This is a predicted structure of a 543-nucleotide part of an RNA (small-subunit ribosomal RNA, 5' domain) from an uncultured prokaryote.

[in-house]
Context: one part of a larger RNA
RNA sequence: GAACGAACGCUGGCGGUGUGCUUAACACAUGCAAGUCGAGCGCGAAAGCACCUUCGGGUGCAAGUAGAGCGGCGCACGGGUGAGUAACACGUGAGUGACCUACCCUUCGGUGGGGAAUAACUGUUGGAAACGGCAGCUAAUACCAGAUAAGACCACGAGGUCAGGAAGAUGCAAGUCUCCCUGAGCAAAGAGGGCUUCGGCUCUCGCCGAGGGAUGGGCUCGCGGCCCAUUAGCUUGUUGGUGAGGUAACGGCUCACCAAGGCAGAGAUGGGUAGCUGGUCUGAGAGGAUGAUCAGCCACACUGGGACUGAGACACGGCCCAGACUCCUACGGGAGGCAGCAGUGGGGAAUAUUGCGCAAUGGACGAAAGUCUGACGCAGCAACGCCGCGUGGGUGACGAAGGCCCUUGGGUCGUAAAGCCCUGUCAGGAGGGAAGAACUUAUUGGUGGUUAAUACCCAUCGGUACUGACGGUACCUCCAAAGGAAGCACCGGCUAACUCCGUGCCAGCAGCCGCGGUAAGACGGAGGGUGCGAGCGUUGUUC
Numbered sequence: 001g002a003a004c005g006a007a008c009g010c011u012g013g014c015g016g017u018g019u020g021c022u023u024a025a026c027a028c029a030u031g032c033a034a035g036u037c038g039a040g041c042g043c044g045a046a047a048g049c050a051c052c053u054u055c056g057g058g059u060g061c062a063a064g065u066a067g068a069g070c071g072g073c074g075c076a077c078g079g080g081u082g083a084g085u086a087a088c089a090c091g092u093g094a095g096u097g098a099c100c101u102a103c104c105c106u107u108c109g110g111u112g113g114g115g116a117a118u119a120a121c122u123g124u125u126g127g128a129a130a131c132g133g134c135a136g137c138u139a140a141u142a143c144c145a146g147a148u149a150a151g152a153c154c155a156c157g158a159g160g161u162c163a164g165g166a167a168g169a170u171g172c173a174a175g176u177c178u179c180c181c182u183g184a185g186c187a188a189a190g191a192g193g194g195c196u197u198c199g200g201c202u203c204u205c206g207c208c209g210a211g212g213g214a215u216g217g218g219c220u221c222g223c224g225g226c227c228c229a230u231u232a233g234c235u236u237g238u239u240g241g242u243g244a245g246g247u248a249a250c251g252g253c254u255c256a257c258c259a260a261g262g263c264a265g266a267g268a269u270g271g272g273u274a275g276c277u278g279g280u281c282u283g284a285g286a287g288g289a290u291g292a293u294c295a296g297c298c299a300c301a302c303u304g305g306g307a308c309u310g311a312g313a314c315a316c317g318g319c320c321c322a323g324a325c326u327c328c329u330a331c332g333g334g335a336g337g338c339a340g341c342a343g344u345g346g347g348g349a350a351u352a353u354u355g356c357g358c359a360a361u362g363g364a365c366g367a368a369a370g371u372c373u374g375a376c377g378c379a380g381c382a383a384c385g386c387c388g389c390g391u392g393g394g395u396g397a398c399g400a401a402g403g404c405c406c407u408u409g410g411g412u413c414g415u416a417a418a419g420c421c422c423u424g425u426c427a428g429g430a431g432g433g434a435a436g437a438a439c440u441u442a443u444u445g446g447u448g449g450u451u452a453a454u455a456c457c458c459a460u461c462g463g464u465a466c467u468g469a470c471g472g473u474a475c476c477u478c479c480a481a482a483g484g485a486a487g488c489a490c491c492g493g494c495u496a497a498c499u500c501c502g503u504g505c506c507a508g509c510a511g512c513c514g515c516g517g518u519a520a521g522a523c524g525g526a527g528g529g530u531g532c533g534a535g536c537g538u539u540g541u542u543c
Stems, first nucleotide, its partner, number of pairs: 001543004006539005013389006019382002021347001026345003030342003035073003040070002043067001048061005080300003090224007099217002104213008114144002121136006161184005167178004190205006226272003233263003238260008275297004279290004302323005325336004353379001355378003361375001362373004392422004402413004426484001428479005436470001441465009487532005492513003498527005508515002
């Protein structure tokens, strides 16, 4: 000098745009943060209103609504944090002839006939509660057995998937290909619309099998990036083999047996520290430091362990066990996990609102309308950073008053003020007032597809209607008015800027050198000056 997620002191007008618990991965009150689908399925209220009434009640609408339940998809994304981790965790480059991939795209083929349950519900019963037990009824795109069928494509008489056995070709090998024999088998679901002569036809969305793609991952390897040798030896599933189990998959991943290996001064093992990267800061560069925000990857979700479901988890707002802590209890037993968004206590030098909205973008579900979304978009707080603007402009000498200095002549603050003439940014008031909106859907018109069809449906192109949290905001116009808007540090040298008074090695200053003991340009005040300016200094840290 530059920089900062900064803090502290003094000061503080406006706007834009970013950023904002670096400490206790400390504990958390409260609300919200993951649901959705009635076009998969069976049930099914009440308030209220109307009518009737024997005054007990009943009926209709509300309404096949609310609601819970079965079922499907999602909840493995998005969001948070950096504890752990020195590791194939990350970066980069390869490999997978050792693998998986829901939804999506594409190709081919199929979607036929049955069965037995169960929740909700009803009855009864246990419990303080959380939550159950027993009996009975019922549906499905839930479940089950069996039927049928193919094994991408091409060629072809067979075969084609999986398992076992035999042979051949190729390859260093793992393996791949061809062929023969034996055995084992495996699918499915409907829903909605249009027409109907009720036989059916057709469209859309689904469902099943097989192949390919895309996307996302798993695993393996080369190389790269911290400190300590005042850590020198480490290792028994350890190193390798055979076999088996297990996995989507290779593998001591696990197990049985066999062998005795494997690593290490090019630093094993141990200890300390640490998420890694794109980047960021600095620097002419080389390098050094760093890893907030944004983006990629990893790890974690009170602590430790475990599996279940599933295409995918060993799963932040799922389950089970153990532990610590907190809460409820009828003492028998239960409930919880903010490192999601706000917010509270605590710690700390220090870090914000218990806000608005799904209008946009994105996501989940749905045919769609739509619902949900503390992701996100906005608003609030903070000079925390960067950028922009303003606090006025011109004129004005008798150089006014006043302050300070003085050699008493004067000098200086100083065109500074006043006065006069203007302007109107920001703030204030009044009026107008956006873009961000594209969709979707409905309706209407055209074209094309499908079809028996001019229905329906699908695709596409126009017209009309509808949708804004921010927000009456930005912006524009007008009104009034110089009116409301300047400080901070420094002035001995380094280092731009000097005098007076006070003090008297005192009080104090200080980054280094050093100032202060009676004329201190270094302390304190004043006048003046210098430097920056809505900031200026100090402290901390990095180069």